[in-house]
RNA sequence: AGAGUUUGAUCCUGGCUCAGAUUGAACGCUGGCGGAAUGCUUUACACAUGCAAGUCGAACGGCAGCACGGACUUCGGUCUGGUGGCGAGUGGCGAACGGGUGAGUAAUGCAUCGGAACGUGCCCAAUCGUGGGGGAUAACGUAGCGAAAGUUACGCUAAUACCGCAUAUUCUGUGAGCAGGAAAGCAGGGGAUCUUCGGACCUUGUGCUUUAGGAGCGGCCGAUGUCGGAUUAGCUAGUUGGUGAGGUAAAGGCUCACCAAGGCGACGAUCAGUAGCGGGUCUUAGAGGACGAUCCGCCACACUGGGACUGAGACACGGCCCAGACUCCUACGGGAGGCAGCAGUGGGGAAUCUUGGACAAUGGGCGCAAGCCUGAUCCAGCAAUGCCGCGUGGGUGAAGAAGGCCUUCGGGUUGUAAAGCCCUUUUGUACGGGAGCAAAUCCUGCCUGUUAAUACCGGGCGGGGAUGAGAGUACCGUAAGAAUCAGCACCGGCUAACUACGUGCCAGCAGCCGCGGUAAUACGUAGGGUGCAAGCGUUAAUCGGAAUUACUGGGCGUAAAGCGCACGCAGGCGGUUGGAUAAGUUAGAUGUGAAAGCCCCGGGCUCAACCUGGGAAUUGCAUUUAAAACUGUCCAGCUAGAGUCUUGUAGAGGGGGGUAGAAUUCCAGGUGUAGCGGUGAAAUGCGUAGAGAUCUGGAGGAAUACCGGUGGCGAAGGCGGCCCCCUGGACAAAGACUGACGCUCAGGUGCGAAAGCGUGGGGAGCAAACAGGAUUAGAUACCCUGGUAGUCCACGCUGUAAACGAUGAUCACUGGGUGUGGGGGGUCGAACCUCUGUGCCGAAGUUAAUGCGAUAAGUGAUCCGCCUGGGGAGUACGGCCGCAAGGCUGAAACUCAAAGGAAUUGACGGGGACCCGCACAAGCGGUGGAGCAUGUGGUUUAAUUCGACGCAACGCGAGGAACCUUACCAGUUCUUGACAUCCUACAAACUUUCUGGAGACAGAUUGGUGCCCUUUCGGGGGAAUGUAGUGACAGGUGGUGCAUGGCUGUCGUCAGCUCGUGUCGUGAGAUGUUGGGUUAAGUCCCGCAACGAGCGCAACCCCUAUUGUAUGUUGCUACCAUUAAGUUGAGCACUCAUGCGAUACUGCCUGCGAUGAGCAGGAGGAAGGUGGGGAUGACGUCAAGUCAUCAUGCCCCUUAUGAACUGGGCUACACACGUGCUACAAUGGGGAGUACAAAGAGUCGCAAGCCGGUGACGGUAAGCUAAUCUCAAAAAGCUCCUCUCAGUUCGGAUUGUAGUCUGCAACUCGACUACAUGAAGUUGGAAUCGCUAGUAAUCGCAAAUCAGCAACGUUGCGGUGAAUACGUUCUCGGGUCUUGUACACACCGCCCGUCACACCACGAGAGUUGGUUGCACCUGAAGUAGCAGGCCUAACCGUAAGGAGGGAUGUUCCUAAGGUGUGAUUAGCGAUUGGGGUG
Repeated sequence: AGAGUUUGAUCCUGGCUCAGAUUGAACGCUGGCGGAAUGCUUUACACAUGCAAGUCGAACGGCAGCACGGACUUCGGUCUGGUGGCGAGUGGCGAACGGGUGAGUAAUGCAUCGGAACGUGCCCAAUCGUGGGGGAUAACGUAGCGAAAGUUACGCUAAUACCGCAUAUUCUGUGAGCAGGAAAGCAGGGGAUCUUCGGACCUUGUGCUUUAGGAGCGGCCGAUGUCGGAUUAGCUAGUUGGUGAGGUAAAGGCUCACCAAGGCGACGAUCAGUAGCGGGUCUUAGAGGACGAUCCGCCACACUGGGACUGAGACACGGCCCAGACUCCUACGGGAGGCAGCAGUGGGGAAUCUUGGACAAUGGGCGCAAGCCUGAUCCAGCAAUGCCGCGUGGGUGAAGAAGGCCUUCGGGUUGUAAAGCCCUUUUGUACGGGAGCAAAUCCUGCCUGUUAAUACCGGGCGGGGAUGAGAGUACCGUAAGAAUCAGCACCGGCUAACUACGUGCCAGCAGCCGCGGUAAUACGUAGGGUGCAAGCGUUAAUCGGAAUUACUGGGCGUAAAGCGCACGCAGGCGGUUGGAUAAGUUAGAUGUGAAAGCCCCGGGCUCAACCUGGGAAUUGCAUUUAAAACUGUCCAGCUAGAGUCUUGUAGAGGGGGGUAGAAUUCCAGGUGUAGCGGUGAAAUGCGUAGAGAUCUGGAGGAAUACCGGUGGCGAAGGCGGCCCCCUGGACAAAGACUGACGCUCAGGUGCGAAAGCGUGGGGAGCAAACAGGAUUAGAUACCCUGGUAGUCCACGCUGUAAACGAUGAUCACUGGGUGUGGGGGGUCGAACCUCUGUGCCGAAGUUAAUGCGAUAAGUGAUCCGCCUGGGGAGUACGGCCGCAAGGCUGAAACUCAAAGGAAUUGACGGGGACCCGCACAAGCGGUGGAGCAUGUGGUUUAAUUCGACGCAACGCGAGGAACCUUACCAGUUCUUGACAUCCUACAAACUUUCUGGAGACAGAUUGGUGCCCUUUCGGGGGAAUGUAGUGACAGGUGGUGCAUGGCUGUCGUCAGCUCGUGUCGUGAGAUGUUGGGUUAAGUCCCGCAACGAGCGCAACCCCUAUUGUAUGUUGCUACCAUUAAGUUGAGCACUCAUGCGAUACUGCCUGCGAUGAGCAGGAGGAAGGUGGGGAUGACGUCAAGUCAUCAUGCCCCUUAUGAACUGGGCUACACACGUGCUACAAUGGGGAGUACAAAGAGUCGCAAGCCGGUGACGGUAAGCUAAUCUCAAAAAGCUCCUCUCAGUUCGGAUUGUAGUCUGCAACUCGACUACAUGAAGUUGGAAUCGCUAGUAAUCGCAAAUCAGCAACGUUGCGGUGAAUACGUUCUCGGGUCUUGUACACACCGCCCGUCACACCACGAGAGUUGGUUGCACCUGAAGUAGCAGGCCUAACCGUAAGGAGGGAUGUUCCUAAGGUGUGAUUAGCGAUUGGGGUG
């Protein structure tokens, strides 16, 4: 520090996700040790049991229990407070600390800084005292009540308990004279003196009282800061202030009486929600954000609510009273209780510990002290909960062991890893030793203070002894021994790390993108690897990354985002000069900012975590001093901003009134007759009752042709005949005046198209709704005929629009060019200059790009509005506005990983431009109808083997299915196999004949002993072949063409497809390859930020057309002979054949074109503009076809999915389609005669000739391994005869009979021949195919395959031999450029809504059940305060009566809980219903 994810790719916007750090965590797997930490985040839920606050006998009366002493004793005991001590009690101090929790609380809190009107036990240091009296009361005793808790009456007694008196201050009050007001003793020691022998007295210590201080602590007040909600906007009657009184420790409406009417609030009051606050913690570069466990400070609370008492302090966690809920005891009468103290229990929960030890230390309470108490605390226990440290060994060791896994079978890897050898011993085990936390209090000696005192008591120094929970401590030493110790997650990308097997969109994974449908590095397992390590992963949560709320640090033309427009209060901002001030600002000083923490430098535990000393920091607040530039404030000026005045200019600016002409419609009348109207075409409609047309007259409403213009005016909406009246603004030119008067603007106010609403008018035309006619599959539309609201006017409402420049307002600055409206200067007129509007093009700059560019989207300034992923949704609820329609404001649940902008390349378009092709058109001939042949589908079947399916499957693989082929079916058989290699044994190989069987096969049998090497001549070995055996293996036309190679089809013989360098662009990409011409062509030329190049095109190759030359046999024959015949001699001129050459290049001429490329015409030439054919197929597309040509990965079968055989099937047949053949006839059929090819094939062959047969063919047989012989007759054609338009002398299917040939065999299932039979068919619907010249059409010939044949197929060959093309509008296909696009699987795309089904969340909903809360009223516990005439009453007063004071009781105000009524708000449920989301 970034990365993944929107796209075919790109840039941007924008969300989602990941990598990091962290945690009081939990869960899964695993688990050795130690240190120092932490441990109910949930039910402030309920709690059994134990403990957590006591202490003081030096305050008191005393003596229950224990111990001692003493006395008595019947030896059982009894008595004795005498002593140590001490239960209970009186009294004092403490219990308000310490400990827990975070419910409440948004300010009665907290933090920081200040303030004045207060209190203060213990403590410190002062001050004045501490005199003299009194009356009670508990304990106790006696007697009762009660289950208990407890309680009553009578009687006795003490005090540092209580009450007077005296005295008293700088105390309190005050009228300043005065009045009021306190106390307590106890303990130690002691020389005189006195004594009632108790003491007095003196002294010391301590306590007590008064007063004023201090310290620390506490109470109160102020300022500033302190969460989100406006779908909470108004709140407030003790409310705000005053006067007086009361009250309090204290200021104060804190309370009361009276008076005034204030106080708070957009700088957010009130209300509802949430929350203890801070130091700090986590994160972060920082600023921030989130949090507020442990530790420290403050606050609040103590079962819930209320209340006071005591006290220095409480409205009191382990106190009291009352009410309520709950629990427990009960004798039913009544009582008791409060773990949010420490342990612990139940419950809740994903989840959080021991009913431990000790007061040894630190601290607290009480005490003179010893000491007692202390679940504070210190320790231990449990838990990997996190942090830190250590260990599970170290060295050597290649036969690279075994085993595992993978493998291309060679090997690789695990891996120096192990074993083996040599060492070490942390931890653990055993044994032994052994610190520190502990020195005070205490005792003692000396010095010193106090004192009359060398007592007592206090202080200092020295000496001595006691005290340890933890603890079997830490630590150290010794011994043996590698011994006792490794897991977890991950391995597709992000993200370090890969293979095999299993699985087969299943099981599963997943943080995001996404994996899995038979070769999964993504699932599961294994091997290997990577990362961390006593832990590792997952989940949850926070910050980060996220500049994704932007203060630092974002945006708003098109991505989300400028209010429709203006005016304008508050607010924010504000020209220039001087002076004053010092609020902001800046600098210094002072105080504070607790400690801990973080950071730095040191120190201590072996290190570290941890602990500890010092520093820095604490960015803040307050006080004070200074400065005066800037901002603010005040004063005085200025004129450049703003405004006023004067003179002009232009204008559909606004309001009102009047008026004009054209046109439509209607009415009346005239003329006049059959149509009008309307449309793509029609019809509805109007018209003989007279339309339409035309003329005249009239009525009425609405709108203003031409001018008219990216012209004008206005803030926007908007504004258009002419005239008049009223009125707003803008601009120009000169001066004069005012003197900052300005800009923006939340809320507010006004204006605001069209449609719509209300009331009243008006209504010609137009025209939602509606009606009819058409169109259509339908047509609730588009078209037509009608037609009502409305459109118009007046008044009022509505308040919205793609109200758009999708661009807020104002000010300033920043190159130019060119139009246009209104002014000014200048000029004869111009040019030119200038101000203000309005357009276009462009520089810099800017922008994601597009674009913008002085009218900014550039550069700056001020203010306002708005945005923060898509959908849900501008919806719901609430509120406000509206007559309504509706508007404004405006969410959430849920759901997705995108949604989006701009640009790029393609593809597509019933977009455009240009061009091409038998693409259409123009022609010729077909198919589609018939019969037959053939292929396919379907059906059938034991099987009808398999493949091919638009063009680009269907006379296709197959260029030959009777057996074979053959892959299919039935049956019969074989199992190392029909075929290959290796091993062993035997046998040569081979062959004759016979039997059984459908055959494969099984059995018997005859002949034969070969070849090579060697030999001791017996033999041995080997090659080939066969048989038998064994296992490795063979075999598969079994699967996957979507795992593949190769080959092929297709677009398409279309003209395209690319690259290098350069340039342009952020980039995908573009340029080149586009443009102007031209071509069959990206063919060539010109131009051009391109210049070149490659694969294609063309050419090179083959055939054909002309010709030269070479060679003439089997070819040819002009001349000379010859024959029936080029038959033979002869010849090689010609034809022809085979080689090698030549020729054609727009080369020449004319014109056009740009003097180009080229085009048109012509000459010459056998051929003329690629002469005609063929071969040749760019980058790529279709997961096109083929695993059945072949090859091949993987999977599958292995006495079978392999192999052999016989028979059958591939030839089936209601039907449908494709491709062909033959026809339907006279341009023909039949008969007779007769002429002319090319290209092929042939010895397992072609076969002449002759003989036989009607014929297929048979018999015999010459020639030919082919320019020699044969197939072989070419046919159409030509000549003659016949038929005469018929289902025929057309047509030949079908069928019968008889034959021929091939073959082992023609039944299923061959071809051919003869005779007989003689079907459909009379030119073919919609639709559709081929062809542009030696082509179509037509005619025959040959070949491959092949025993024969299904061939009418296929591939070749020649003969005869046309018609037509104006042209590119349309159909199909293709190419180039351009344009739009929400498509990219690319239009066979994408995609909208209803309906049906399932699920999910939400709204409405008759109602219903809770929570919170306002108001009104009722009731009113405990309690303070007030009142009380009756009752009770020790201290004081009074001789007394009585009084003061007190108590009980009653009552009043306030008031908790409770109740009633009525509202508000919030949550749950709810038949039904509504839209939304996902599938």